This is a predicted structure of a 72-nucleotide RNA (transfer RNA) from a Candidatus Zambryskiibacteriota bacterium. It matches the Rfam family "tRNA". The family's RNA type in Rfam is transfer RNA.
RNA sequence: GGCCCUAUCGUCUAGUGGUUAGGACAACAGGUUUUCAAUCUGUCAACCCGGGUUCGAUCCCCGGUAGGGUCA
Numbered sequence: 001g002g003c004c005c006u007a008u009c010g011u012c013u014a015g016u017g018g019u020u021a022g023g024a025c026a027a028c029a030g031g032u033u034u035u036c037a038a039u040c041u042g043u044c045a046a047c048c049c050g051g052g053u054u055c056g057a058u059c060c061c062c063g064g065u066a067g068g069g070u071c072a
Base pairs, nucleotide, nucleotide: 001071002070003069004068005067006066007065010025011024012023013022018055027043028042029041030040031039048064049063050062051061052060
């Protein structure tokens, strides 16, 4: 340098055009407990960036950025 794959809460991950963007763990608050742990309930928290297509984009297209693989 060419080609391919990936990017979603703090972490892991689901989501193939109309979702309240879901789940687990974590965090926070509360219940239970003499206390801690465990357990139960609740809360908070996310679509890498810029353009395009579309009535409508996390999803499709183009470019970029970052990470990974492969060839040289």

The coordinates come from a structure-prediction model, not an experiment, and the mean pLDDT is 81.